[in-house]
Context: one part of a larger RNA
RNA sequence: CGUAGGAGAAUUGAGGGGUUCAGUCCCUAGUACGAGAGGACCGGGACUGACGAACCUCUGGUGUUCCAGUUGUCGCGUCAGCGGCAGCGCUGGGCAGCUAUGUUCGGAAUGGAUAAGCGCUGAAAGCAUCUAAGCGCCAAGCCACUCCCAAGAUGAGUUCUCCCUGAAGAGCCGUGGAAGACGACCACGUUGAUAGGCCGCGGGUGGAAGCGUGGCAACACGUUAAGCUUAGCGGUACUAAUGCUCGUUUGG
Numbered sequence: 001c002g003u004a005g006g007a008g009a010a011u012u013g014a015g016g017g018g019u020u021c022a023g024u025c026c027c028u029a030g031u032a033c034g035a036g037a038g039g040a041c042c043g044g045g046a047c048u049g050a051c052g053a054a055c056c057u058c059u060g061g062u063g064u065u066c067c068a069g070u071u072g073u074c075g076c077g078u079c080a081g082c083g084g085c086a087g088c089g090c091u092g093g094g095c096a097g098c099u100a101u102g103u104u105c106g107g108a109a110u111g112g113a114u115a116a117g118c119g120c121u122g123a124a125a126g127c128a129u130c131u132a133a134g135c136g137c138c139a140a141g142c143c144a145c146u147c148c149c150a151a152g153a154u155g156a157g158u159u160c161u162c163c164c165u166g167a168a169g170a171g172c173c174g175u176g177g178a179a180g181a182c183g184a185c186c187a188c189g190u191u192g193a194u195a196g197g198c199c200g201c202g203g204g205u206g207g208a209a210g211c212g213u214g215g216c217a218a219c220a221c222g223u224u225a226a227g228c229u230u231a232g233c234g235g236u237a238c239u240a241a242u243g244c245u246c247g248u249u250u251g252g
Stems, first nucleotide, its partner, number of pairs: 001152001005163007015149004021049007033038001051106005059100004066093005071086006110144003117137004169246004173189005194240003197236005203229003210223005
């Protein structure tokens, strides 16, 4: 820009893409077969590997926004307590998120048309012949089925609802997001829980400081599952979401 008014939703599926794997064990059955050794077809069941997709409950990893321990040094006048720097100084843990080695699921079944192949009926050619007319069976392959995209499918489809006026609606702007390079997408903008703050909870760390008691002291114990706490969950308008423009008039 188009899809013959404008708009918001929900869809159909022409067409395209993804997937399409294999093995082991058990039963049937030590049966059929075979002198024996050995050892099935058909059918049924249970698992596994690799591969793929999604996810983070579990197991782990990471987690320089969380907690603790600790070395050297500098600073806050000193002690105590803290802070800076040294690869996050080093070390032990670790929420959310992200993640695989973790978890769940998938390639199942079925139908159609066939290949090689196997047949029925059957002439040309009194026979024979699966083929010439006609009719069957048959593959991990083909077409469907399954999953994803999809009406610029210009062949521009369908359904429902809204609006006839600055309307319906959309955008800019703002607060943000398990959405994201930027656009886009999604939520919200006081008729408000969108983010921050605050409160509560969860999760993490693991017993704060101060004071008391004991000890010459290092330190220990008590107050105390204490103190601190990021991304999680719930609540609460305290802070910030002020406002503005486009879009018409019956249609090219």
Annotation:
Model confidence (mean pLDDT): 87 of 100. A computed fold for a 252-nucleotide part of an RNA from a Pseudomonadota bacterium, annotated as large-subunit ribosomal RNA, domain VI.